RNA sequence: CUUCGACAAGGGCAAACCCGUUGAAAGGCGGGGGCGCAAAUCCACCGGUCUAAGGGAUCAAAUCCUACGACAGCGGGGCUACCGAA
Numbered sequence: 001c002u003u004c005g006a007c008a009a010g011g012g013c014a015a016a017c018c019c020g021u022u023g024a025a026a027g028g029c030g031g032g033g034g035c036g037c038a039a040a041u042c043c044a045c046c047g048g049u050c051u052a053a054g055g056g057a058u059c060a061a062a063u064c065c066u067a068c069g070a071c072a073g074c075g076g077g078g079c080u081a082c083c084g085a086a
Base pairs, nucleotide, nucleotide: 002086003085004084005083012037013036017032018031019030020029021028022027035073042078043077045076046075047074048071049070050069054066055065056064057063
């Protein structure tokens, strides 16, 4: 440097659910919790998914469309990184 995660050490992250908080919502954040994770670190670039405040369709109601809002623990891609093995 490349590939890999069988063994080992120090450890790391934290799903559902509950509480608080924030947000129109999806979701985020903090605490508890622990399903799992070897990049479950970071980045919405591509595909996908969620939401629909605002805007639009509409006489109205109901309903539908729409991301400038989200998801990196959906897949791809990019960037960076601990330990060990070959």
Background:
Predicted 3D model of an 86-nucleotide RNA (c-di-GMP-I riboswitch aptamer) from a Gammaproteobacteria bacterium. The coordinates come from a structure-prediction model, not an experiment, and the mean pLDDT is 88. Its Rfam family is "c-di-GMP-I riboswitch aptamer". About the family: GEMM was predicted in a large-scale screen for bacterial structured RNA regulatory elements. Gene Ontology term of the family: cyclic-di-GMP binding. The model forms 90% of the base pairs in the Rfam consensus. The sequence was found by an Rfam model in a public genome assembly.